Predicted 3D model of a 333-nucleotide RNA (Bacterial RNase P class A) from a Chloroflexota bacterium. Lineage of the source: Bacteria > Bacillati > Chloroflexota. Its mean pLDDT, the model's own confidence on a scale to 100, is 77. The gene name in the source record is rnpB.

């Protein structure tokens, strides 16, 4: 320099009109009024996927059962959260990026299609032996199937063979030593142990976990029914027929009581809320990008999207600018 990886960061700016919600002062003609100040969305305000606060309901205590979660350290109030690291795998020359993560020796289950066999082997071809039409017995070394086939290579051994046996080599599993806070590496011994996957299939083992959500929820509280006092003197009606007395109930009005509907407020915010305000034009100027008769001049034009209880993560969207770190090329000094 050019390509590539990574992290961080901002995501028009100024000014002028028109208007828009909140709060606040003025002003009067007292109204959903008018003028004035001041405040007015994002990095994701998104999805509502996680995990808190807050609230109210449920709830002796222990346990089962049904969910979530899983490599290690450190960080958090927690998290399906961040950092760093550690094992196995994949992708690029590299820089980087990326998948998975307790246990298969604790028990069960399954492992298509092919293949003779898919797991205490097994025995189709083949190979050896007996017997010899056929059969009985050995063998996994040798073919062929399969995603996967019971280490590898070599030699002993054999009737043919075979970790049966031996020497290297890997692998396991175990002990010790050194490094590490750990995971977990590194090196030795020592065991013929070499018996496969798969837990996104059941399970086991640690650890977590009542539910519902701000339309949570609380406060005041008309009307409207309801209860409780008066109201009652006279009269009226009811108390199985009728007349009288008594005596109890019914009755407007008024006054109180309690739950508690509309509604108002509080929850709830230096944007706030009430189905939701935060917006339009214009000019200069900044990126960017196109044309022209070209040190000028004229045209385009700035993504994604957008608050409603806060708050921490995660995911998704996102034109463009800005800054760093590393990588591989190339060229100069």
């Nucleotide at each position: 320099c050019a390509g590539g990886u990574u992290g961080g960061u901002u995501g028009g700016a100024c000014g002028g009109u028109c208007g828009c919600g909140g709060c606040u002062c003025u002003g009067c003609a007292a109204g959903c009024c008018a003028g004035g100040g001041u405040c007015g969305a994002g990095g994701a305000a998104a999805g509502u996927c996680c995990g808190c606060a807050c609230u109210c309901c449920a709830u002796a205590g222990a346990g089962c059962a049904c969910g979530g979660u899983g490599c290690c350290g450190g960080g958090g109030a927690a998290a399906c959260c961040c950092c760093g690291g550690g094992g196995c795998g994949g992708a690029g020359c590299a820089a980087u990026c990326u998948g998975c993560c307790g246990g298969a020796u604790a028990g069960g289950g399954c492992c298509a299609c092919a293949g003779a066999a898919a797991a205490c082997a097994a025995a189709c071809a083949g190979c050896c032996c007996c017997u010899u039409u056929u059969g009985g017995g050995g063998u996994c070394a040798u073919g062929g199937u399969g995603a996967a086939a019971a280490g590898g290579u070599g030699g002993u051994g054999u009737a043919a063979g075979a970790g049966a046996c031996c020497a290297c080599c890997g692998g396991c599993g175990u002990c010790u030593g050194c490094a590490g806070c750990a995971a977990u590496g590194c090196a030795g011994g020592c065991g013929g142990c070499c018996u496969g996957g798969u837990a996104a299939c059941c399970c086991c083992c640690g650890c977590c976990g009542g539910g519902a959500g701000c339309a949570a929820g609380g406060u005041c509280a008309a009307g409207c029914a309801g209860g409780g006092a008066u109201g009652a003197g006279a009269g009226a009606c009811u108390g199985c027929u009728c007349g009288u007395c008594u005596c109890a109930g019914u009755g407007a009005g008024u006054c109180c009581c309690g739950g508690g509907u509309a509604g108002a407020c509080c929850g709830c915010c230096u944007a706030g809320a009430g189905a939701g305000a935060u917006g339009g034009c214009c000019g200069u100027c900044c990126a960017u990008c196109c044309c022209c008769a070209a040190u000028g001049g004229g045209g385009a034009g700035g993504a994604c999207a957008g608050a409603a209880u806060g708050c921490g993560g995660c995911u998704u969207a996102u034109a463009g600018g800005c800054c760093g770190g590393c990588c591989u090329g190339a060229g100069g000094c």